[in-house]
RNA sequence: CGCGGGGUGGAGCAGUGGCAGCUCGGGUGGCUCAUAACCAUCAGGUCGAGGGUUCGAAUCCCUCCCCCGCAA
Numbered sequence: 001c002g003c004g005g006g007g008u009g010g011a012g013c014a015g016u017g018g019c020a021g022c023u024c025g026g027g028u029g030g031c032u033c034a035u036a037a038c039c040a041u042c043a044g045g046u047c048g049a050g051g052g053u054u055c056g057a058a059u060c061c062c063u064c065c066c067c068c069g070c071a072a
Base pairs, nucleotide, nucleotide: 002070003069004068005067006066007065010024011023012022013021018055026042027041028040029039030038048064049063050062051061052060
């Protein structure tokens, strides 16, 4: 230098054009003599960066950055 996969709340992942979600974790309340478990509820994301297409982009296109793998 070439090819492929990936980057989305603290962690692991879904979402393939139209309200950004799930599980775990965290806070608060409930339950309990108490803790765990369980129940309810809340917070936490400018979707790696910039640009383009579109009425509308996490999603499509272009460039760049980072991680993993293949080939050399």
Molecule: transfer RNA
Organism: Patescibacteria group bacterium